The RNA shown here (c-di-GMP-I riboswitch aptamer) has 88 nucleotides and comes from a marine sediment metagenome.
Its mean pLDDT, the model's own confidence on a scale to 100, is 82.
The sequence is in RNAcentral, with records from MGnify.
[in-house]
RNA sequence: GAUAAUAGCAAACCCGGGGAAAUCCGGGGACGCAAAGCUCAAGAGCCUGAAAUUCCGUGAAAACGGAAUGUGGCAGUCAGCUACCGAA
Numbered sequence: 001g002a003u004a005a006u007a008g009c010a011a012a013c014c015c016g017g018g019g020a021a022a023u024c025c026g027g028g029g030a031c032g033c034a035a036a037g038c039u040c041a042a043g044a045g046c047c048u049g050a051a052a053u054u055c056c057g058u059g060a061a062a063a064c065g066g067a068a069u070g071u072g073g074c075a076g077u078c079a080g081c082u083a084c085c086g087a088a
Base pairs, nucleotide, nucleotide: 001085008033009032013028014027015026016025017024018023031076037081038080039079043078044077045074046073047072052069053068054067055066056065057064058063
């Protein structure tokens, strides 16, 4: 980073499956991507919140609701690292 070339990836959505969830895997499908390649306690940010713990409220209690932490996730949020081609 080009009306270039050789290639590549694959959003939304649909079907099947995993998960508490975020979301992930496979197939179809292409919105787009010059890194839409790799890297998640190990740079930041965002999403989730089952079990468990703590706090608050209601309640006689059981229980219910809310908040925080915890668990997990997003690399197509930025970021770090690596890489093909060679016009202006």